Predicted 3D model of a 101-nucleotide RNA (SAM riboswitch aptamer (S box leader)) from Peribacillus simplex. Taxonomically the source falls in Peribacillus (Bacteria, Bacillati, Bacillota, Bacilli). The model forms 87% of the base pairs in the Rfam consensus. The prediction has a mean pLDDT of 75. The sequence is in RNAcentral, with records from MGnify.
């Protein structure tokens, strides 16, 4: 870089650090009651491998490899209606993760 699947669920403490962060524009939000990053431990999930049951695995486990642990991928467009909303329909050209090339 390409292909493919998924993205409204879930899950945080401590240490170092010391001002940024949420991919990107803008908005909005988080942050000295401590941002990013790194480390330790814990947890979540079940993508791939593995094991077990079954024998149509579309099931279970969570051992291994990843991933993740503010807000729907924070947000979009259209309809709808309101004090504000709820609610209904529809996303990819961008991004993230897994697997394969």
């Nucleotide at each position: 870089u390409c292909u493919u699947a998924u993205c409204c669920a879930g899950a945080g403490a401590g240490g170092u650090g010391g001002a940024g962060g949420g991919a990107c524009u803008g908005g909005c939000c988080c942050u000295a009651u401590g941002a990013a990053a790194c480390c330790u431990c814990a947890g979540c999930a079940a993508c791939a491998g593995g094991u077990c049951u079954g024998c149509u695995a579309c099931g279970a486990c969570a051992c291994u490899g990843u991933g993740c642990u503010a807000a729907u991928u924070c947000c979009a467009g259209g309809g709808g209606g309101u004090g504000a909303a709820a609610c209904c329909c529809u996303g990819a050209u961008a991004g993230a993760u897994g697997a394969g090339a």